[in-house]
RNA sequence: GUGAGCGUAGCUCAGCGGGUAGAGCGCUGGACUGUGGCUCCAGUGGUCGAGGGUUCGAAUCCCUUCGCUCACCCCA
Numbered sequence: 001g002u003g004a005g006c007g008u009a010g011c012u013c014a015g016c017g018g019g020u021a022g023a024g025c026g027c028u029g030g031a032c033u034g035u036g037g038c039u040c041c042a043g044u045g046g047u048c049g050a051g052g053g054u055u056c057g058a059a060u061c062c063c064u065u066c067g068c069u070c071a072c073c074c075c076a
Stems, first nucleotide, its partner, number of pairs: 001072007010025004019056001026044006049065005
């Protein structure tokens, strides 16, 4: 350089045939307990990498761009 994949909550990931963004873990408070853990109850969570476009409506479709990973090519 060429091609492909990935980017969504603090972490690991669903959702990606357009119609209100989710789970587990975590975190906070409470119950329980002599204290803690476990368990239970309640709560807490997001510019969907960035910009633009299409659309009544975009995490989802299109374009550009950034980062990471993989493969290939070139040079040494």
The RNA shown here (transfer RNA) has 76 nucleotides and comes from Thermoanaerobaculum sp. The organism belongs to Thermoanaerobaculum, within Bacteria. The coordinates come from a structure-prediction model, not an experiment, and the mean pLDDT is 81. Its Rfam family is "tRNA". The family's RNA type in Rfam is transfer RNA.